[in-house]
RNA sequence: GAACGCUGGCGGCGUGGCUAGGACAUGCAAGUCGUACGGACCAUCGUAGCAAUAUGGUGGUUAGUGGCGGAUGGAUGAGUAAUGCAUAGAUAACAUGCCCUUGUCUCUGGGAUAGCUGCGGGCUUCGGCCCUUUGCGAAAGUGCAGGUAAUACCAGAUGAUAUCCUAAGGUCGUAUGACCUUGGGAUCAAAGCUCCGGCAGACAGGGAGUGGUUUAUGUCGUAUCAGUUAGUUGGCGGGGUAAUGGCCCACCAAGACUUCGACGCGUAGCAGGACUGAGAGGUUGGCCUGCCAUAUCGGGACUGAGACACUGCCCGGACCUCCACGGAGGGCUGCAGUAACGAAUAUUGCGCAAUGAACGAAAGUUUGACGCAGCGACGCCGCGUGUAGGAUUAAGCCCCUCGGGGUGUAAACUACUGUUAGAGUGAAGAAAGAUCUGAUCGAUCUCAGAGGAAGCCACGGCUAACUUCGUGCCAGCAGCCGCGGUAAUACGAAGGUGGCAAGCGUUGUUCGGAAUCACUGGGCUUAAAGCGCGUGUAGGCGGAUUAUUAAGUGCUUUGUGAAAUCCCUCGGCUUAACCGAGGAACGGCAGGGCAUACUGGUAAUCUUGAGGCAGACAGGGGUGCAUGGAACUCUGGGUGGAGCGGUGAAAUGCGUAGAUAUCCAGAGGAACGCCAGCGGUAAAAACGGUGCACUGGGUCUGUUCUGACGCUGAGAUGCGAAAGCGUGGGUAGCGAACGGGAUUAGAUACCCCGGUAGUCCACGCUGUAAACGAUGCCUACUAGAUCGUGGAAGUUCUGACACUUUCACGGUCGUAGCAAAAGUGCUAAGUAGGCCGCCUGGGGAGUACGGUCGCAAGGCUAAAACUCAAAGGAAUUGACGGGGGCUCACACAAGCGGUGGAGCAUGUGGCUUAAUUCGAAGCAACGCGAAGAACCUUAUCCUAGGUUUGACAUAUAUGGAUGCCCUUUCUGAAAGGGAAGUAAGCUGCCUUCGGGUGAAACAUAAACAGGUGCUGCAUGGCUGUCGUCAGCUCGUGUCGUGAGAUGUCGGGUUAAGUCCCUUAACGAGCGAAACCCUUAUCGUUAGUUGCCAGCGGGUCAUGCCGGGGACUCUAGCGAGACUGCCGGUGUUAAACCGGAGGAAGGCGGGGAUGACGUCAAGUCCUCAUGGCCUUUAUGCCUAGGGCUGCACACGUGCUACAAUGGUGUGGACAAAACGACGCAAGACCGCAAGGUGGAGCAAAUCGUAAAAACCGCACCCCAGUACGGAUUGUGGGCUGCAAUUCGCCCGCAUGAAGUUGGAAUCGCUAGUAAUCGCAGAUCAGCACGCUGCGGUGAAUAUGUUCCUGAGCCUUGUACACACCGCCCGUCAAGUCAUGGGAGCCGGAAGUACCUGAAGUCGGGCUAACACCUGCCGAUGGUAAGUUCGGUGACUGGGGCUAAGUCGUAACAAGGUA
Repeated sequence: GAACGCUGGCGGCGUGGCUAGGACAUGCAAGUCGUACGGACCAUCGUAGCAAUAUGGUGGUUAGUGGCGGAUGGAUGAGUAAUGCAUAGAUAACAUGCCCUUGUCUCUGGGAUAGCUGCGGGCUUCGGCCCUUUGCGAAAGUGCAGGUAAUACCAGAUGAUAUCCUAAGGUCGUAUGACCUUGGGAUCAAAGCUCCGGCAGACAGGGAGUGGUUUAUGUCGUAUCAGUUAGUUGGCGGGGUAAUGGCCCACCAAGACUUCGACGCGUAGCAGGACUGAGAGGUUGGCCUGCCAUAUCGGGACUGAGACACUGCCCGGACCUCCACGGAGGGCUGCAGUAACGAAUAUUGCGCAAUGAACGAAAGUUUGACGCAGCGACGCCGCGUGUAGGAUUAAGCCCCUCGGGGUGUAAACUACUGUUAGAGUGAAGAAAGAUCUGAUCGAUCUCAGAGGAAGCCACGGCUAACUUCGUGCCAGCAGCCGCGGUAAUACGAAGGUGGCAAGCGUUGUUCGGAAUCACUGGGCUUAAAGCGCGUGUAGGCGGAUUAUUAAGUGCUUUGUGAAAUCCCUCGGCUUAACCGAGGAACGGCAGGGCAUACUGGUAAUCUUGAGGCAGACAGGGGUGCAUGGAACUCUGGGUGGAGCGGUGAAAUGCGUAGAUAUCCAGAGGAACGCCAGCGGUAAAAACGGUGCACUGGGUCUGUUCUGACGCUGAGAUGCGAAAGCGUGGGUAGCGAACGGGAUUAGAUACCCCGGUAGUCCACGCUGUAAACGAUGCCUACUAGAUCGUGGAAGUUCUGACACUUUCACGGUCGUAGCAAAAGUGCUAAGUAGGCCGCCUGGGGAGUACGGUCGCAAGGCUAAAACUCAAAGGAAUUGACGGGGGCUCACACAAGCGGUGGAGCAUGUGGCUUAAUUCGAAGCAACGCGAAGAACCUUAUCCUAGGUUUGACAUAUAUGGAUGCCCUUUCUGAAAGGGAAGUAAGCUGCCUUCGGGUGAAACAUAAACAGGUGCUGCAUGGCUGUCGUCAGCUCGUGUCGUGAGAUGUCGGGUUAAGUCCCUUAACGAGCGAAACCCUUAUCGUUAGUUGCCAGCGGGUCAUGCCGGGGACUCUAGCGAGACUGCCGGUGUUAAACCGGAGGAAGGCGGGGAUGACGUCAAGUCCUCAUGGCCUUUAUGCCUAGGGCUGCACACGUGCUACAAUGGUGUGGACAAAACGACGCAAGACCGCAAGGUGGAGCAAAUCGUAAAAACCGCACCCCAGUACGGAUUGUGGGCUGCAAUUCGCCCGCAUGAAGUUGGAAUCGCUAGUAAUCGCAGAUCAGCACGCUGCGGUGAAUAUGUUCCUGAGCCUUGUACACACCGCCCGUCAAGUCAUGGGAGCCGGAAGUACCUGAAGUCGGGCUAACACCUGCCGAUGGUAAGUUCGGUGACUGGGGCUAAGUCGUAACAAGGUA
C1' cells in the first nucleotide's frame, strides 16, 4: 500500500501481490569494439586472362581469438538482535580497474592456439558413380589430422623514485613506530593501431571517488531462560590475507562473559523518514533515498581491480522438462504474463526522443534502468452536472384537526451562458540557443448545443435531521445505552429532513481523546495497591568550612549531522495537488577555548547528624532454675440417705454397689484472681503469681570523647499467633473428630451428656492470619487545649505537696491544610526531601503449567483461553429488620354479644348443562354491580324462526302523490311474510289552479347506522384502600462538590406538624382545626292542619266548639362554651389536673368534609372515548329455555336450641317516613290470607297504623317438650297476558336437624353493645337483604408486656420491582474454552558416532596436463536426550444459558453476629 456494499461525468499528480522467499508456459531484461587479430560471406571498383579463375582496393555483415563490461543497474526482505544499522571516530594495520595529475619508459626474439580445411557407407571398368549430407552422437556436445594471426602467450634486455637487505644521519609522534637525507647490493616492465588529428601500452608517485577492517555509544519482548564458555580467554612462534586479529595451527597459562541481565527462547531487515500528538511520547519502516542481506535449498572455489558472482563454473538435495533410455537440460525474490493462494493488488503495451549506464576514436549499438501510454474513484487535488426570471404555488406523492399544510421557484414556461464531454483546426513547447531528432503529451483558435453527467448514508440520546403506514419480543436493528410483547420519531416501507458529495457508508489498522503505565503527568486508611516484622550486601541519596580539579553543568567556537521529506520565502504548471530554487531546521555526536556557583573527584578541617563515656531511672523485654496459694478433677476415709445434673422444656448421663452435699488426708496437671489502668515493655509476633542468676533495648542529665562513622535497602539472612507435622514425655480442665440425648419436615448444626487427637514440656519442621492503625522506614517544618506514663531543672530557708519550664513516650478534642466523602489533623492521611515495596476493570484465579522450598499438609513465584458491562468506595433519600426508643388505635387486655356446629335464606367457588350471560378475587371479591331474573328485564348465554340502509340518527340522488291510518283475510309459536279493500280521517309552501317545489312519509341506491364485541395494561370521569392516619410540600436564606440537609430536629404539650419554648433558619401553602348540617338548653317571632293552662259552651266520651299563645310542638332568627373564672403543677410558656357556675366543660354527641401520594387497585356492562374487530352479522326482531340446575366447599345473614322462655288473654307508650297508576277508615263476608264496598285525604287536618319488646292475669314444668319450626301433603287467597320450570301469603295436617357449637375468628367504650318493633326505596307481585326511625337499655377498661396496624426519632443493610426483596452451593440439562492423561503424530536447535561429493590447502609424482594421497568438509544415516506444538479413551475444575431439583449459607442482631 487497504478490502467490501451501493453508486459513478471529466482532468492532473501519485500509487497498486501486504497472502505462497510457493511453482512457472512464452517473449524480452548485457552487451559492445573490424581504429587489437586472422579469416568467411556479400556488394562494388580495378589488374591479368577469351573464359573459368587468380590477385588487389573500397564499403558492408560477421562466427571465432583478443579487450573492456557481465561485481553497476533492476528485484525481494527469507535470514539476521549483531559478522547488521545509526552517529562520532580510528586505520602508525589496508586496497583501488576506468578518470585527473606528475615523472620515466615502450628494445630484441620465440613457440603455439581458436577460427579455417579434411574425415562416412556402397559399387567400380579406378575415370568416377550412387546413397535420408556424410568424423562420432538422438541431442547437448565433442574427437582426430593439417596449417594460421594478434594489443593472446612465453623468453631475453634495460630500469628507479618502487619492494627487500644493509651502513650512516636527522625530524616527529601517546605509541607498536612514522617520515626524510646520503651510500651499497638484490628483484621486477611494456603493444601496438590509425583516415596522421590522435588513440592505446609499461613502471612509479600524488589526487578524486569507491571499498575493506576496526573502536565507542545507541538499537524489541521474556528471569515461568541464572549461570555461560575448551579455540573458549590470553601469551610466544608460525601460517594466511590487500590488511589487524584464534582468522587458522603448534606449544604454554587458566582464563573470559554475567543481575548495568551473560547464556537461552520468541519476534524483527536497519536508518533518513511516515502517521498521530500541544508537547513529551506512541505506532510504523509501503512508495522515494542510504546501508545490509538474499538469489530453487545446502556447500565450494575459479576468474578478476572488485564476487565466493540473480540471468558465470563445480558438487550434493528436492522439483520440473526433453530423450532414440545411452544421456542431456532448467532456475522470473528482472519487465510483462500464467495457474495457485487469498478479502485483495494492473498490460504477455510503445520508445530509446529525453535522463542515465556499458562498449567504441567516432558514427553508433544495446539497455522491461528509464521516458511514456493502458487498467483500478486506491489516494490527494481541481472542475462540472447549468445561470437568471418564474404561481397566494400545476399535476403526482405525503400528512391532515378535512380548514389546510409539505415537497416548492422546485418543475413546466421564458431569456441567456458555453466550463466540461464531442467535432474540427493547430503544431508553439517538452529539443539540451547551428542543423537534425518526439514513443508520448499538447497550449491556442473555430463549430454546434442545456444538450451526455448524482448519488450514498443517517434522522431515540451521544449527534445535525420527524411524520404516516406495515409488523406485534415475530421479522429484525444495535458503536455504547438500548429498541420490538397492537398506537415503534429505534425494525421494514413511503413522504419529508439533515450530512457529505463523484462519491457515500461499513469493516480493518494506528495514534488521539486516555493524566486509562502518569519523564512531562497518577496512585496505595476504606475504591486495585505498604512485604507480618527486623538485621543487613549491592545500589540510590547524604551535615558544616577551605583549597584544588574541571567529569557533570554553563557560554563560545569548529567539524559533522547525505539528498529527498517537514517549515519559511520566492518561482513554474489557468488554480490546487504536484514540481523547482534559496534559506532555516535537523532536538544529535565529536573536537578546541573560557567560566567554576552547584553536583562529583582529591586533600584538609569542624561538630549540630550518628556513635561512645560517666551518673541516674522505669518496665508483664528475653532465657534458665527454684518456689507459692486459690480453684478444679481424681484417690482413701468419715457424716449422710435419694436424688443429683442439665434445659426454653426435656432426655441421654451419675446415683441404694450410697451419688449430689459436707469434713479430713493425699495425688496430679494447667492457668496465675484482686493489684490492672485507651497503664508499661518489645521490631513485629508477643509478654502478667513470687524469688534468684544471666542478658537485650530505652529514657533523662553532663562546659566528656570520636569526627559524617549517616538514611534507605533489590537479592540475602533471622524472628514470626493459631492450627498442623515428626520424635519422646505429659494429660487436671477444656475439647475438633466420634457416640448418645433433644430440637426439627430433615438437623451429618445451633442446646445437653460424654469424649479422642490437640491444648502443656523438650528438640526439630511448617512460615501462614482481618500478621490491622486495613496507614513502609528515616529527616525537617507547620495553631492550640486536655489527660496519662517515665525523667530533669527552677520557685520556697529545708522537706513533702504544689506550681512553672523542659525532654521522651502513650491517648482524646480540635485550627489551617488535605481528602470522593467518611475522616485525618506535631503519633498527619498537612508541607517537603531520600530510599524500598506494591497497583492498573470484574470474573476465570492467587488457579493451571514450570521452577523452587517442605516429611506431609501446603507455601513462594505466577499466566492464558474464555466470559461480563459492570465489579467497587464513601455518602444520600426511602423501604425493610425475628434492631432500639417514644406514641397512638376496640390493636391487645378487661367485658358484653356473636360467627365457626343445626335448619333455612342469599352470594361465591366447584360440578353439571344446549345454555347455566358478564364483571368483582386477601384486608379493600363473596345479602358485591343487582333500590328487587316468571315474560319483559337479559346481554347470540342456549335452541329455533325471521330480517339486511336496518329498531334509531344525518345528508345526497332518483321516483313520483305514490303515503300514513283503517277494515277483512291466509299462513305462522310469534316476529314476519302474502292477498284484498279505500267508506271516513291526515298530507307543508307557492300558484295565473294548468302546475311548480320537495318539507313530512314511502321505495330504491350508495354513504353510513348498529355492537352489553376486545383492550380498565391506551384513556377521561367516578370509586375503593392505606386513613379522618397527621402527615405532604414550597419560597428565600444557610450548610454540603453533590445527591441532599436544615426548616419538619430537640424539650414540653395535644386528638392533631395542636400550641409553646429553644434554635441557621424565617415565613408560607395543602391537610388538622374552624366555617356547614343535625342533636342537647334558653330566649324571641309566628300560631294552622299542631297545642289546651285559664275563661265559656257542648258531648256517654274525645280541643268537639267559641276562644287562647301561657305550655308542648312546629320552624325561622338569636343567645350559649371561650380553658372565660378560681386554685395547683409547669419555664413567667403552651398546656394539664381539680373546682365553681352552667342544659351542656375542655373537640359536648353525631354527620358531611378524605392532603401529597400508594395499589398499571376497580369499572370500556352507567356514561364518554383512542385503537382494533364485525357489517345478509358479533347488528335488529321474535318464541321457548337458561341466569333459580346440585355428591360438595366457603362467606354473609335469619330462625332456633328455650322458663330472663313459650302460649292464651287484657292493657300502655314512639319516631321517622309514605300515599292519586295512590293510601284507604268505619261497616259487612271469610277461621285466615283476603273479599265486597268506598267516608276521608294531593296530607302537622284523612289514611297506611296494630308499634313491639313492656305490664297484669292464667297455663306449660325441663321433655327433643305446648321448645324449634325445616320438610312434605292438601285446600285456598293475591298480583299479573301467564305463577310448570320459577312468586308471595293463609288454613288444616306433617313436625326434620337442633339441648349453646372444635381449631379458629368477628363486632362493640354510652344512649354505645345487646334487644324490640316501625317506615321507605326498588316494585304489577315478591325482602331474613339494604337505607332510615325510634323503644328498652348494660358490662368493662384509666393499663401498654404481648398479637395486628399506624406515626415520629434513631440504628444496620449486599434491598430500590424496595423482605412477596436480595442471594449461595451441590445435583440434573445444554454449550464453550481450558488443565491432567496410557500414549500417538509432527516441528526446531544441538550432541556423539558412521558415511564422506565438489573444492581449497598440504604431501607424493610429472617437462607439463593428469593422477595418487592426508586434513577439513555439504548431504545422508544411527543413537540417546532437550524443547515447542497438535491429537487422545478417560478425568479435574471453570465460564455461560427466562421460568428444573434440594435446602436457605450471606445481606437486618438475616433469626447461632